RNAcentral holds the sequence, with entries from ENA.
Transfer RNA from Candidatus Hodgkinia cicadicola, 72 nucleotides, folded computationally.

RNA sequence: GGCUUUAUAGUACAAUGGUAAUUACGUGGGACUGCAAAUCCUGUAAUCCCAGUUCGAAUCUGGGUAAAGCCU
Numbered sequence: 001g002g003c004u005u006u007a008u009a010g011u012a013c014a015a016u017g018g019u020a021a022u023u024a025c026g027u028g029g030g031a032c033u034g035c036a037a038a039u040c041c042u043g044u045a046a047u048c049c050c051a052g053u054u055c056g057a058a059u060c061u062g063g064g065u066a067a068a069g070c071c072u
Base pairs, nucleotide, nucleotide: 001071002070003069004068005067006066007065010025011024012023018055026044027043028042029041030040031039048064049063050062051061052060
């Protein structure tokens, strides 16, 4: 230098272009308990950036940034 893949809560993941972005762990509050743990209820927090296409974009397209891999 070229090619491919990836980027989503604090962490790990899901999501055919369409309602309010899923689940688990974590974390806040509560119940339970003699006190805890476990369990149960409830809350919390996310689409890498900039444009484009579209009635509508996490999703498609272009560019950028970052990470991983392959070639040179």

Its Rfam family is "tRNA". About the family: Transfer RNA (tRNA) molecules are approximately 80 nucleotides in length. Taxonomically the source falls in Candidatus Hodgkinia (Bacteria, Pseudomonadati, Pseudomonadota, Hyphomicrobiales). Model confidence (mean pLDDT): 82 of 100.